[in-house]
The RNA shown here (Bacterial RNase P class A) has 341 nucleotides and comes from a Limnochordia bacterium. It matches the Rfam family "Bacterial RNase P class A". By type it is a ribozyme.

């Protein structure tokens, strides 16, 4: 200098004029006022309601280990596997020896073998060819994959038949909280798919701010069916079942009126700074701050200058995440290549 990898910050600024919403104020006026994703509604919760329950089955979710967190399918740190020269990135990461199922076509054959071939022997003394019998799975062919791989010895020809080096499996020892890693011994060897059904481990009520509460107002103190305090019926909040509880002003069906106001409504698992612990995620202590609350739905318009860029895009109960969209600028750390000192 060029090319990369990982992370962080910003989201137009300044001034003037007019305007909008909220809070405070008698008024004048003062202060505040959309995002890094506010999007998706994919996870997890806080909060509210459904009278108080427990167990089973069904159903659903997660799936390497340890830690963080209110919790999570999230985050951090590791381990195994894969990609990259590397910085780094991805993860389809419990179990195939409990069972069932699938692996098309090709090929002889896909938990199952002999198409070609090799060897021995007979027909035939030899060779070639052919046929029969026996042995074989190293070679060839097919395929994504063919009962471990490479090499040597041995064999009638072959084969872990034997040996050496590897891979796999099992035992033992060591390290590590663990996932796992290393060493050593052994015999010779037990395809793939569970993001197929399934098995195992752990977890799981439901509905949702249009939740809920208060006030005002109006209508049809409407109609029908069931049940009655022991039992039965009903209810206990997704389905089903058992126990238990409950007294019922109840349960079910049809119909009518009300669509107004207030509240919930923003002080929070909150922000910022310093400091202690921790590899980190994060946690503690001290100090300080209050930063939108609309409801036919608030931040817009004009002018001037600056500028690197105005792209994706607007809160509606609130948070912690993930995913998706996106014009650019700056900073830090690391990797590779080239050149110079």
């Nucleotide at each position: 200098a060029a090319g990369g990898u990982g992370a962080a910050a910003c989201a137009g600024g300044u001034g003037a004029u007019c305007g909008c919403a909220g809070a405070c104020g008698g008024a004048a006026g003062u202060c505040u006022g959309a995002g890094g994703a506010a999007a998706g509604u994919c996870c997890g919760a806080g909060c509210u309601c459904u009278a108080a329950a427990g167990g089973g089955c069904a159903g659903g979710g997660u799936g390497c280990u340890g830690g963080g967190u209110a919790a999570c399918a999230c985050c951090c740190a590791g381990u195994g596997g894969g990609g990259g020269c590397g910085a780094c990135c991805c993860u389809a990461a419990g179990g195939a020896a409990a069972g069932u199922g699938c692996c098309g076509c090709a090929g002889a054959a896909a938990c199952a073998u002999a198409c070609c071939g090799c060897c021995a022997u007979a027909c035939u003394g030899a060779u070639u060819g052919g046929u029969g019998u026996g042995g074989u799975a190293a070679g060839g062919g097919u395929g994504a994959a063919a009962u471990g791989g490479u090499g040597a010895g041995g064999u009638a020809a072959g084969g872990g038949c034997u040996c050496a080096c590897c891979a796999g499996c099992a035992g033992c020892c060591a390290g590590g909280u663990a996932a796992c890693u290393g060493g050593u011994u052994g015999g010779c060897u037990a395809g793939g798919c569970a993001a197929a059904c399934c098995c195992c481990a752990c977890c799981c009520a439901g509905a949702g701010c249009a939740a809920g509460g208060u006030c005002a107002a109006a209508u049809a103190g409407g109609a029908g069916a069931g049940g009655a305090a022991g039992a039965a019926c009903g209810g206990c909040c997704c389905g089903u079942u058992c126990u238990g509880c409950u007294u019922g002003a109840c349960u079910c069906u049809c119909g009518g009126g009300u669509u107004g106001a207030c509240u919930g409504c923003a002080u929070g698992a909150g922000g910022u700074g310093u400091u202690a612990g921790g590899c980190a995620a994060c946690u503690g202590a001290c100090a300080u701050c209050c930063a939108a609350g609309a409801u036919a739905g608030a931040u817009g318009a004009u002018c001037a200058c600056c500028c690197g860029u105005g792209a994706c895009a607007g809160a509606a109960c609130u948070c912690g995440g993930c995913u998706u969209a996106u014009c650019g600028u700056u900073u830090c750390a690391c990797c590779u290549u080239c050149a110079g000192u």